[in-house]
Context: one part of a larger RNA
RNA sequence: GAUUGAACGCUGGCGGCAGGCCUAACACAUGCAAGUCGAGCGAGAAAGCACUUCGGUGUGAGUAGAGCGGCGGACGGGUGAGUAACGCGUGGGAAUCUACCCAGUAGCGGGGGAUAACUUGUGGAAACGCAAGCUAAUACCGCAUACGCCCUAAGGGGGAAAGCAGGGGAUCUUCGAUCCUUGUGCUAUUAGAUGAGCCCGCGUCAGAUUAGCUUGUUGGUGGGGUAAUGGCCCACCAAGGCGACGAUCUGUAGCUGGUCUGAGAGGAUGAUCAGCCACACUGGAACUGAGACACGGUCCAGACUCCUACGGGAGGCAGCAGUGGGGAAUAUUGCACAAUGGGCGAAAGCCUGAUGCAGCCAUGCCGCGUGUGUGAAGAAGGCUCUAGGGUUGUAAAGCACUUUAAGUGGGGAGGAAGGCCUAAUGAUUAAUACUCAUUAGGAUUGACGUUACCCACAGAAUAAGCACCGGCUAACUCCGUGCCAGCAGCCGCGGUAAUACGGAGGGUGCAAGCGUUAAUC
Numbered sequence: 001g002a003u004u005g006a007a008c009g010c011u012g013g014c015g016g017c018a019g020g021c022c023u024a025a026c027a028c029a030u031g032c033a034a035g036u037c038g039a040g041c042g043a044g045a046a047a048g049c050a051c052u053u054c055g056g057u058g059u060g061a062g063u064a065g066a067g068c069g070g071c072g073g074a075c076g077g078g079u080g081a082g083u084a085a086c087g088c089g090u091g092g093g094a095a096u097c098u099a100c101c102c103a104g105u106a107g108c109g110g111g112g113g114a115u116a117a118c119u120u121g122u123g124g125a126a127a128c129g130c131a132a133g134c135u136a137a138u139a140c141c142g143c144a145u146a147c148g149c150c151c152u153a154a155g156g157g158g159g160a161a162a163g164c165a166g167g168g169g170a171u172c173u174u175c176g177a178u179c180c181u182u183g184u185g186c187u188a189u190u191a192g193a194u195g196a197g198c199c200c201g202c203g204u205c206a207g208a209u210u211a212g213c214u215u216g217u218u219g220g221u222g223g224g225g226u227a228a229u230g231g232c233c234c235a236c237c238a239a240g241g242c243g244a245c246g247a248u249c250u251g252u253a254g255c256u257g258g259u260c261u262g263a264g265a266g267g268a269u270g271a272u273c274a275g276c277c278a279c280a281c282u283g284g285a286a287c288u289g290a291g292a293c294a295c296g297g298u299c300c301a302g303a304c305u306c307c308u309a310c311g312g313g314a315g316g317c318a319g320c321a322g323u324g325g326g327g328a329a330u331a332u333u334g335c336a337c338a339a340u341g342g343g344c345g346a347a348a349g350c351c352u353g354a355u356g357c358a359g360c361c362a363u364g365c366c367g368c369g370u371g372u373g374u375g376a377a378g379a380a381g382g383c384u385c386u387a388g389g390g391u392u393g394u395a396a397a398g399c400a401c402u403u404u405a406a407g408u409g410g411g412g413a414g415g416a417a418g419g420c421c422u423a424a425u426g427a428u429u430a431a432u433a434c435u436c437a438u439u440a441g442g443a444u445u446g447a448c449g450u451u452a453c454c455c456a457c458a459g460a461a462u463a464a465g466c467a468c469c470g471g472c473u474a475a476c477u478c479c480g481u482g483c484c485a486g487c488a489g490c491c492g493c494g495g496u497a498a499u500a501c502g503g504a505g506g507g508u509g510c511a512a513g514c515g516u517u518a519a520u521c
C1' cells in the first nucleotide's frame, strides 16, 4: 500500500447492488418447512337452509374428514463434526444397475382367496391395541399364452400383465353391460438419455524429540455374497505385503472451481455463488424401495428433556423464523406462490420458509446530496500581536438565483408466459362425437407496490463529521502543566517559555464516514 463474512470508539442525509453466528456439530418454547391423486378402490358425515302429517324428507353432498392403493417423502434446504482418504482434483478403465422420460418390437386371456375402512365386543390414564363379523381395487396369488428374455449338461426347463376415462350407434336392456373407437395406464424385452455404484495412474498439510508396521495381514484354489469386480466374507494352501522416494504413529484439516495479495514466481485462504464428499441428539442395525442403510421413516442401546393413573409412553431446528447460552460480534416468530423451479394430478388445481420479495444492520462496494453566483465597510466576534497590524475571510450578513435528494399531491410501465371460454383449420376415427395440435377472438391472473419512471407544489429550506499537525508524514501559534498529569507505531517528548502532554485559535488529510484493534499478502 492492498484486502476483510470483521469488531470497537466518535459521528451519521438518501439510493442501488451485495453480504450478515467465523464462537457452543450447545440446549431448544411456539408456528410453519412434503405432499398429492375420486380419471385406481370400497365406504361416507355434520352444521346450516327449505318443506313437514312433527315420524321425517330434500338440499348441503357423493362434499368434508378418515381408510386401502399409486407416485413422491433418496430431490430441494442445512451444517462442516468426522475424514490425510481413490475423500477431492485430473486423466483413464471394465465386471454393473438405472423409477419417471424418449424410440422400437410383442402382448394385456381366464380365474381365486383375503384385508383395512365399517359394525359389534373388549383392554389401557394415555400412546396404542386385541377378538369376532362384512367388503372393494391399478392391493395380493395361481392358471393360460411367450416374438424377444433368463437358466442349461444344448436334450430341455422357467417366467408377465390392470384397468380407468371421453365419445358413438346397434344389441341385451334394471341403473347399466357388451361392441367399436380415442386417450391413458399395465406386462415382457431391446436401444437411448439421465443418474449412480466400482477400479486404476498422477497430484493433495506438519512432526523422525514417531523407525519399524502388518495375521484376513499379502497372494493362490474353491465357494458364499453383491446390481457388479474384489479377503468383501468363509474353508484350505503358500509366506508373504508396506517402509528413509518416510511405512506406522501423533497433530491439524472437509476437497475443488475460486478468493486476497504480488510485476511475476510465489505466499495466504476455501465466507457468499457453483461442483463433489460427509453428517443429521450419540452409537449400532436393517426394512421398504429403481434409488437410503434414509435430517422432518423404523428398530435397539445411551445421555438429556417432557407426560403419567407409576403399569407405561413422547421428543430430536447442523430446514425458515424465533428463544436461552457462549461471544468482541452477526438480522424478522414478515408477505406471496405473481414469476422461476420441484412433487402429485388427464386437467382445473393443491403443496412448496426452495424461490421471489419485503423488514433490520454504514458490514462492504458504487452513485448522489448537504446549495449556486455575487458580495470588502476586508463588519462584529474569536485568536494573536512588536498595539501599527495580522488571521479567521468572500467566509458571514446582504443581493440575485436553483430545487437534485428528502417531503406533499397526481399519473404510471415492465416483470404475464400461461391457464379458462368460443370459433376455424388439420390429425385421429365408421363419425360433422371425444381428444390432440395450430391460429383467431373474448374475459381474466402481480407478493413486491404508496414499484421503477414521469409531472406538479413549496421553500436554502431537512442533511458533516472524524483523525492528525516533533521527524518518518501533508499540516503552528498561544495558554495551562512542570520527569507531575500524560503521550507514544519507531526514534522518543514532559524536571518553568513543551510546534510531541491538556485546552483554544489556526491548519492538513479523508469524508457519510473517519480512526483504532485484529488478520493476510
Base pairs, nucleotide, nucleotide: 001521002520003519004518006517007516008515009514010513013368014367015366016365017364018363019361020360021326026324027323028322030321031320032319035071036070037069040068041067048059049058050057051056078279079278080277087204088203089202090201091200092199093198096196097195101192103190104189105188106187107186108185109143111141112140118133119132120131121130122129123128149158150157151156163184164183165182166181167180168179170178171177172176205251206250207249212242213241214240217239218238219237220236221235222234223233224232254276255275256274257273258269259268260267261266281302282301283300284299285298304315305314306313307312332358334357335356336355340354341352342351343350344349371401372400373399374398381392382391383390384389405462407457408456409455410454411453415448418444420442421441422440423439424438425437426436427435465510466509467508468507469506470491471490472489476505477504478503479502480501486493487492

A computed fold for a 521-nucleotide part of an RNA from an uncultured prokaryote, annotated as small-subunit ribosomal RNA, 5' domain. Its mean pLDDT, the model's own confidence on a scale to 100, is 87. The full RNA is in RNAcentral, with records from ENA.